[in-house]
RNA sequence: AGAGUCGGCCGGGCAGCCGCUGCAUCCUUCGGGAUGUGGAGGAAAGUCCGGGCUCCACAGGACAGGGUGCCAGGUAACGCCUGGGGGGCGCGAGCCUACGGAAAGUGCCACAGAAAACAUACCGCCCAAGCGCGCAAGCGCCGGCAAGGGUGAAAAGGUGCGGUAAGAGCGCACCGCGUCGGUGGCAACACUCGGCGGCACGGUAAACCCCACCCGGAGCAAGACCAAAUAGGGGGACAAGCGGUUCGCCGCGACGUGCGGUCCGCACGGUUCCCGGGUAGGUCGCUCGAGGCGCGCGGUGACGCGCGUCCCAGAUGAAUGGCUGCUCACGACAGAACCCGGCUUACAGGCCGGCUCUCCAC
Numbered sequence: 001a002g003a004g005u006c007g008g009c010c011g012g013g014c015a016g017c018c019g020c021u022g023c024a025u026c027c028u029u030c031g032g033g034a035u036g037u038g039g040a041g042g043a044a045a046g047u048c049c050g051g052g053c054u055c056c057a058c059a060g061g062a063c064a065g066g067g068u069g070c071c072a073g074g075u076a077a078c079g080c081c082u083g084g085g086g087g088g089c090g091c092g093a094g095c096c097u098a099c100g101g102a103a104a105g106u107g108c109c110a111c112a113g114a115a116a117a118c119a120u121a122c123c124g125c126c127c128a129a130g131c132g133c134g135c136a137a138g139c140g141c142c143g144g145c146a147a148g149g150g151u152g153a154a155a156a157g158g159u160g161c162g163g164u165a166a167g168a169g170c171g172c173a174c175c176g177c178g179u180c181g182g183u184g185g186c187a188a189c190a191c192u193c194g195g196c197g198g199c200a201c202g203g204u205a206a207a208c209c210c211c212a213c214c215c216g217g218a219g220c221a222a223g224a225c226c227a228a229a230u231a232g233g234g235g236g237a238c239a240a241g242c243g244g245u246u247c248g249c250c251g252c253g254a255c256g257u258g259c260g261g262u263c264c265g266c267a268c269g270g271u272u273c274c275c276g277g278g279u280a281g282g283u284c285g286c287u288c289g290a291g292g293c294g295c296g297c298g299g300u301g302a303c304g305c306g307c308g309u310c311c312c313a314g315a316u317g318a319a320u321g322g323c324u325g326c327u328c329a330c331g332a333c334a335g336a337a338c339c340c341g342g343c344u345u346a347c348a349g350g351c352c353g354g355c356u357c358u359c360c361a362c
Stems, first nucleotide, its partner, number of pairs: 001358010012327007020039008041333001045344002048342005053219004065215005070084005085099001086097004100210002105208002107204003122149002124145003130141004157175006176199001177197005182191003223284004233275006241252004255269005291310008328331001
C1' cells in the first nucleotide's frame, strides 16, 4: 500500500423567529397568561421469546398440549449472553452449527439399479470336488464367489500381505469401529495409553416416537377509585275528610290523561326526598427504573459488588413541529403509548480501535 476479519460509536451542525406539550413558580376577569425548564430511537419497528406489574383460577399429583435439547457458567428470566468441547468452512484473523437417542418400536428412502436392509447377483470371476461328452486339450451340467465393472445421494469397513479353483475378516499387520479400563478435565470430551471383540442392525427423529428439563390463563381496552343527565330498581315522607282497628296500621277519598263533547263507567299515571348499581365524563395505574454515567475491586468473560453522581418524554384526538439565514461530506431507515431484558428485520453516509494475509521499502 492492497485485500480481509472482529468490536465499538455517530446518524447533519450553528443562529434567529413562530408554534405544540409535561412540570415548577407567579399572576388571573378562572377562559387563561407570563417566566424557567424537560420533550423520540438505535432500531421507538416485527410483536418472535423471557420477566416485572394487574386481575382471575389454584391442596398435591398425574394425563393431555406446547416448548427447549453438547457441557459449564451468567441472569429476575429466556429459545438470550459468556467461556469451553465435538463437527464443518477458510492460508489466516475468524465464521457457521437444531449438536440427546436410529442396539425400544413404527414409518419412509423418488429415479436408476440385481439388491435400499432378516440382503442380493445384471455384467463378471472360477471349474478344485461330483456328473455327462471327448483319446486329449477342452466344453457343458450341478454348483461356488462377491475381488472387478455398472446404478445410485447412499451398496453391508479401508490398505497391504498371506490364502484360494476363484474369492471372502477366511487368517494376519496397520488404520478405522465397538467395548472395558487408565490418565487429564467440574463437565462436554480428549489421548503417540493398555486389554478385549473380526466387526455385531446404511440413512432419516425441524417423521411418529422415546428420554431429560421447563411451562396455570388473560392482558394497561390489565385493574382501582370518584361520579352527572335520562330511564329503570329499593325505601321513606306527603291531601282535608270519612270508616274500620288487635292501636302496629288498613281501606275509601283529591288531581291529570285517554275512550270525539257532557254524565256515569272503565283504563292509565301519583308528588317529593333518600339509597344503591351501572353509563357519559374524570382521576389513578404512568414512569425512579433488574435506571444512566464515572471510579475502584473480583472474574478469562458474560457479569457481580462497593462508592460517588445525575433525574432523562409521559400524551389520550393523542405534543416533540414549521419558517428563514449561514455552513458541510447535502443527510438513510424510521416515530414512544404500562415498563424492562433479548432476538430478528430496515438503514444514505461517516468515525475509532484490535487482529490476519499478500506485496513493497528501510

The prediction has a mean pLDDT of 77. A computed fold for a 362-nucleotide RNA from a Gammaproteobacteria bacterium, annotated as Bacterial RNase P class A. Its Rfam family is "Bacterial RNase P class A". Rfam classes the family as a ribozyme. The gene name in the source record is rnpB. The sequence is in RNAcentral, with records from ENA.